[in-house]
Context: one part of a larger RNA
RNA sequence: CGAAGGAUAUUUGAGAGGAGCUGUCCUUAGUACGAGAGGACCGGGAUGGACCGGCCGCUGGUGUACCUGUUGGUUAUCAAAGCCAUGGCAGGGUAGCCAAGCCGGGACGGGAUAAACGCUGAAGGCAUCUAAGCGUGAAGCCCCCCUCAAGAUGAGAUAUCCCAUCGCAAGAGUAAGACCCCUUGAAGAGAACGAGGUAGAUAGGGCAGAGGUGGAAGUACAGUAAUGUAUGGAGCUGACUGUUACUAAUAGGUCGAGGG
Numbered sequence: 001c002g003a004a005g006g007a008u009a010u011u012u013g014a015g016a017g018g019a020g021c022u023g024u025c026c027u028u029a030g031u032a033c034g035a036g037a038g039g040a041c042c043g044g045g046a047u048g049g050a051c052c053g054g055c056c057g058c059u060g061g062u063g064u065a066c067c068u069g070u071u072g073g074u075u076a077u078c079a080a081a082g083c084c085a086u087g088g089c090a091g092g093g094u095a096g097c098c099a100a101g102c103c104g105g106g107a108c109g110g111g112a113u114a115a116a117c118g119c120u121g122a123a124g125g126c127a128u129c130u131a132a133g134c135g136u137g138a139a140g141c142c143c144c145c146c147u148c149a150a151g152a153u154g155a156g157a158u159a160u161c162c163c164a165u166c167g168c169a170a171g172a173g174u175a176a177g178a179c180c181c182c183u184u185g186a187a188g189a190g191a192a193c194g195a196g197g198u199a200g201a202u203a204g205g206g207c208a209g210a211g212g213u214g215g216a217a218g219u220a221c222a223g224u225a226a227u228g229u230a231u232g233g234a235g236c237u238g239a240c241u242g243u244u245a246c247u248a249a250u251a252g253g254u255c256g257a258g259g260g
Base pairs, nucleotide, nucleotide: 001151005162006161007160008159009158010157011156015148016147017146018145021049022048023047024046025045026044027043033038051105052104053103054102055101059099060098061097062096066092067091068090069089070088071085072084073083074082075081109143110142111141116136117135118134119133163260165172166171177255178254179253180252181197182196183195184194185193202248203247204246205244206243207242208241209240211237212236213235218231219230220229221228222227
């Protein structure tokens, strides 16, 4: 820009893409078969490998704005605390992300067939699966399963919302609706997409909790001291959960139909 008014939702599916794998064991059954050795078809069940998709309750990894310990230096000194040294080093670790962890998938079924196997059956009184006609038949083909999909210009469908304004006209201001702008996200390179913008829980902060760390400072007591104990599962705490307008989403602007 188009899709014969302007919108908001929900869809159909022409078409396109993905997937399509396979082992072992048990049973049927030591049966059929076979002199024996050996040893099934068909059917039923269990459990794996690789691959693919998803998830973080479990096991773990990471976790550079979480907690703790500790070395050297520095902040004049003690205590406390901060900073620098690869996050100084080390021990743990929430969320998120992740696999080595967990869950799921290939199925079942239908249709038309290939090789092959048949029925009926002439030409050619017989025979013949074929010439007319009718079947069975594969991990393959078309469906079935998953994803995208109406620029499918062949531009589809359904539901709902708005509408007879001003102007001679050109056009303008509006409606439904949308955007700019702003707060932002398990969305993201950006754009897009999603949640919100005071009639508000969108982000931050506060409060409460979960989870993590592991026993704060100060004081008292014990000990010559290092240190230990008590106060006290203490103090601190990023992303998690709930709640709360304290802060910021204020104010404002733009586009957008005329009954098709």
Molecule: large-subunit ribosomal RNA, domain VI
Organism: Lachnospiraceae bacterium